[in-house]
Order: sequence, then structure tokens, then C1' cells
RNA sequence: CCAGAGGGUUGGGCGACCGCCGCUUAGUGGGUAACUGCUAUGGGGAGGAAAGUCCGGGCUCCAGCGAGGAACGGUGCCGGAUAACGUCCGGCGGAAGCAAUUUUAGGGAAAGUGCCACAGAAAACAGUCCACCGCAUUUCGAUGCGGCCAGGUCGAAACGGUGCGGUAAGAGCGCACCGCGCUUUUGGUAACAAAAGCGGCAAGGCAAACCCCACCGGGAGCAAAACCGAAUAGGGGCGGCACAUGGCAUCCUCCUGCCAGUCGCCCGGGUUGGUUGCAUGAGCGCCGCAGCAAUGCGUCGCCUAGAUGAAUGGUCGCACAUCCGCUUACGCCUCGGCUGCAGCGGAGGACAGAACCCGGCUUACAGACCCUCUGGCUUU
Repeated sequence: CCAGAGGGUUGGGCGACCGCCGCUUAGUGGGUAACUGCUAUGGGGAGGAAAGUCCGGGCUCCAGCGAGGAACGGUGCCGGAUAACGUCCGGCGGAAGCAAUUUUAGGGAAAGUGCCACAGAAAACAGUCCACCGCAUUUCGAUGCGGCCAGGUCGAAACGGUGCGGUAAGAGCGCACCGCGCUUUUGGUAACAAAAGCGGCAAGGCAAACCCCACCGGGAGCAAAACCGAAUAGGGGCGGCACAUGGCAUCCUCCUGCCAGUCGCCCGGGUUGGUUGCAUGAGCGCCGCAGCAAUGCGUCGCCUAGAUGAAUGGUCGCACAUCCGCUUACGCCUCGGCUGCAGCGGAGGACAGAACCCGGCUUACAGACCCUCUGGCUUU
């Protein structure tokens, strides 16, 4: 320098003016109330994916969401990380690449059931269409019976592969190597790997078909839910007693409870609306330590949007990445062109918009910058 592999950062900058939504402080109004409006001042105001809403959690309610079982759903090599996960990290086996590296729904088919289209003789307790071989018959074309599964044909897939021997022709029929299975030993936490011995080969494929095995999972969701409280209707709250019957969020059984029941006492109600939930959190940043890593621990520092018909915007100016047009230096050359430093003019910023909050996954994305590694070429 060329080609390639892996990862990270950023996602437009600066300034002026006019707005929009929260918050602090001060002032001043409205409402029965809960609460809230306006003005001034100071400060804050989208993302790496805010997206799809696909997984996992926090939080809230459903009586405890208590125990056991069924059904249903999910996950699926091994080890680790984590609050948890179907996520992540490190390995193993398979596949791709010269390599860096990438990729993989990867338990069980020697429990059972089922399926394997078309083609083909045959798709699974094998079988015989062509061919090959033997015997018999023969009109010498062939026909019949038997052997055989090596060769042909079909297919996504044909009941181990190559070679030698063997045979009428053949065949794990015999042998060597490879593959496969079992046993033992060694290494490894394990998945697994290696070696040795034994076995002539049995267990074709499909479990993103039923199924079996192991493990996990209660349901609904911030329009959850709680509080304050106009109007209408009549109910609501607390305590005691009782446990026969009925009910209590997929079903069954059990336990402890609750409600419907009854008695007593008390009073306003729970919709329009308002507030909380709702921004201090599995939080962010620097450094150190442990670890291959995911990640964990510790010190210090920081507080960073909160709308609810839904704010986060608009105009102008200045440079900049990038692109286009004209002119053109240097260089190359087949002397007519190519390339295009620089100058002038013009265009001009990807995907996309929080809505209870986190951890992931997936999808979309113009461009800019940085780091590590692999292969090749050249020079020293």
C1' cells in the first nucleotide's frame, strides 16, 4: 500500500431574536374543597435506537398468592455472569474460510405411535426392474426356475466406504485401513477429547410431528392502584357473634382466612374534576482491585425531561463534513485526453419523537473518527 476480520466513540457546531412545557424563589388572583391560574426572576428540557411491544424483572391490585396435583405454556450441549431472562461471557461438538474469524432450536429416534411428496423395482422385520451367474427348455430370437445385491436406474435420502483376497456370479463372506458402536484408562469442574482393546455393522432420516426426560412459570396490568372531593341515586364504614349453606380471578383437593348472614354503633356519598403513583434509581462518571471475559467489590464525585388533545419549536447569520458545476497548478501520455491541488458559484445534514420505570433482543440509520488482528506485495 491492497484485500479482509472484530470492536468502540459520535449522530451535527457556534451566536442572536421570538416562542412552548415542568421546577426554584418572590408577588398577586380563582375555587365549597382537593387544588390551581397569571406575572417577574434563575435554572432544566428526547434517543442510540425514545421504535416494534418480542422476552425478563421492579411496582400495583386480585384473600394468603399458602401446600400438593392436573391441564396449559415455555426452555433445552457444558460451565459461569445476573434481580431475572429465551439475554450476555467463556468453552465443547458440527459447518464455512489459507487465516484473523464467523455461524449453529445442539437433550432423547438401541420407550411407543406416526410420516418420508414426485420419481423409482424397492422409502425400512427390506426387496429384485435392468444387468450378472448356474440349471433346464429352445423355432437360437428367447423363455422358465433358482442364486445375487457388487454395477445401472430413480431420488433430498437406497440398509457403512476404499483396496486386496475369495466366488459360478457375488456379498463383512474373510482381511487391512477409515468410519461406527461398546468397554477400560488418561486429561478436563463439565460438555468432550486422546489412546488401547473388543465387536463384522446392529441404531436410514424427521421430535421447529405426537411423545418421553429434566428444569421454569398464578392472573391482570400505570386506563394498575391510592388519596381529596361538586351533583344524582341510596348506601357506606367500624366492632361483636356464627362457620350450616354458597362464593373468593384455569380446574381439583387440603390449610388458614375473608365476604354474603345476624346484632350494635357511627356518618354523608365517590361521578365531573384534582393530586399522588412519576423521576435517588438493579442510576451515571473517573480511578483502583479480582476475573480470560460477561461481571463483581471499593473510594470519590454528580442529580440529569416529566407532558396528559400530549412541551422539547421557528427565523436569521457564520464557519464545517459531504456533493455538483465552471476555471485550472503539478503529474501521466498514443499529444488528444486523463487525473484534479487550489479558486469561484450553488446545494446542504441519516434513522427517527419520551409517556410508570429498568435489563435485554429485534428492526431502521447519511456520514465522521479511533483501536486491535489476519493474508498478500514492496522497501530497509